A computed fold for a 341-nucleotide RNA from Sphaerochaeta globosa str. Buddy, annotated as Bacterial RNase P class A. The sequence is in RNAcentral, with records from ENA and Rfam. It is recorded under the gene name rnpB. The source organism's lineage runs through Bacteria, Spirochaetia, Spirochaetales, Sphaerochaetaceae and Sphaerochaeta globosa. Of the family's consensus pairs, 94% are formed in the model.
[in-house]
């Protein structure tokens, strides 16, 4: 200085003034509803997608199994998780680094187009080699050929020609051993050697999971309905008691919960700082901060002035993620390359 690579932080506006809107608080009128003044405080890094996990409610529920559904290397972190930390393998890049549903196809089941001789109990089209009546039969899988994939791979022996037939070495399986908590590494040993491919088609094996969701859910309650008890009439003999009349009104309780309203509702697995453990995630402890709560839905609009600013985008219970979108600045630390000292 050029190309990269990763972490990881602002993200549009600030300040002034005037006018408005939601909450939260004080004061002043008012019997109360309320109404006005002041002061405070009011959207995100993704409030979205609702795709995981959890708090939390309400049902359900002895205990287990099985289904079903979801994950899947290992250890570690958390309330949990399909998330995050670290490590292992495999693959990509010179390299910083990145990706990966990364258990089993030597348990069954399926399925693998087209091409090809075969696609799975392998198998022979060309070719090789032997016989030979000269076009057929035997033997073979080195070579060719097709295919996304063709029954270890290199190199010698052997051989009619040729094969794990036999050898070395790499790969494979098994066996202990060492190191590592593991996962996996290493290096010996033993077998000529299982035997395509697909597990994101069914499966097997280990793990988790009862169900529904704030329009959960509770609690307060007009009105009209029903109930019961009262009274005032009316009926019954003229009068009291009684008794019958809600197809008569009024009171008062009871009810279930319909408009309607209150909790849920935001102070908590809360934020950042500094300390100590920890490789890190993360967790302790410490002293500080308070940072929306609407319910037809607030969170704005206009002027100046400064600003590189124009993206994506608005809270509806809350929380840890993942995913997606996103004009654009800013920093830290690392590779590669080339100059120059």
């Nucleotide at each position: 200085c050029a190309a990269g690579g990763u972490a990881g932080g602002c993200g549009a506006g600030a300040u002034g003034a005037u006018c408005g809107c939601g909450g939260g608080c004080g004061g002043u009128c008012g019997a109360a509803a309320g109404a006005c003044c002041g002061c405070u405080u009011g959207a995100g890094g993704a409030a979205a997608g609702u795709c995981c996990g959890g708090g939390c409610u309400c049902c359900a529920u002895a205990g287990g199994a099985c289904a079903u559904g979801a994950u899947g290397c290992c250890g570690g972190g958390u309330a949990a998780c399909a998330c995050c930390c670290g490590g292992g393998a495999g693959c990509g890049g010179c390299g910083a680094c990145g990706c990966u549903a990364u258990a089993g196809a030597g348990a069954g089941c399926a399925c693998c187009a087209c091409a090809g001789a075969a696609a799975a109990u392998a198998u022979a089209c060309c070719g090789c080699c032997g016989a030979u009546u000269a076009u057929u039969c035997g033997g073979u899988a080195a070579g060719g050929g097709u295919g996304a994939a063709a029954u270890g791979g290199u190199g010698g022996g052997g051989u009619a020609a040729g094969a794990g037939c036999c050898c070395a070495c790499c790969g494979c399986a098994c066996c202990a051993c060492u190191g590592g908590u593991a996962a996996c590494a290493g290096g010996g040993g033993u077998g000529g050697c299982a035997g395509g491919g697909u597990a994101a088609g069914c499966c097997u094996c280990g793990u988790c999971a009862g169900g529904a969701g704030c329009a959960a859910a509770a609690c307060c309650a007009a009105g009209c309905a029903g109930c019961a008890g009262g009274u005032u009439g009316g009926g019954u003999u003229g009068u009291c008691c009684g008794c019958c009349u809600u197809g008569a009104g009024c009171c008062u309780g009871c009810g279930g919960g319909u408009c309607g309203g209150u909790u849920g509702c935001u102070a908590c697995a809360g934020c950042g700082u500094c300390u100590u453990g920890g490789u890190a995630a993360c967790a302790a402890g410490a002293a500080g901060c308070g940072u929306g709560g609407a319910u037809a839905g607030a969170u704005g609009a206009u002027c100046a002035u400064c600003c590189g600013a124009u993206a994506c985008a608005g809270a509806a219970c809350c929380c840890g993620g993942c995913u997606u979108a996103u004009u654009g600045c800013c920093u830290g630390c690392c590779u590669u390359g080339u100059u120059u000292u």